[in-house]
RNA sequence: GGGGAUGUAGCUCAGAUGGUAGAGUUCUCGCUUACCAUGUGAGAAGUACAGGGAUCGAUUCUCUGCAUCUCCA
Numbered sequence: 001g002g003g004g005a006u007g008u009a010g011c012u013c014a015g016a017u018g019g020u021a022g023a024g025u026u027c028u029c030g031c032u033u034a035c036c037a038u039g040u041g042a043g044a045a046g047u048a049c050a051g052g053g054a055u056c057g058a059u060u061c062u063c064u065g066c067a068u069c070u071c072c073a
Base pairs, nucleotide, nucleotide: 001072002071003070004069005068006067007066010025011024012023013022019056026044027043028042029041030040031039049065050064051063052062053061
């Protein structure tokens, strides 16, 4: 220098032919216990990497950029 992949909750990840985002874990509170752990109930946590375009509507399509990983030279 060229090709490819990935970017979603604090962390690890899923998801839908475009219709407004979820699990595990974590944290908080309650129940259970003499106490802790376990179990269980509720809640918290996301303007979806950034910015444009098309669309009634974008996390999803498209373009550019950024970051990480990877292949070639």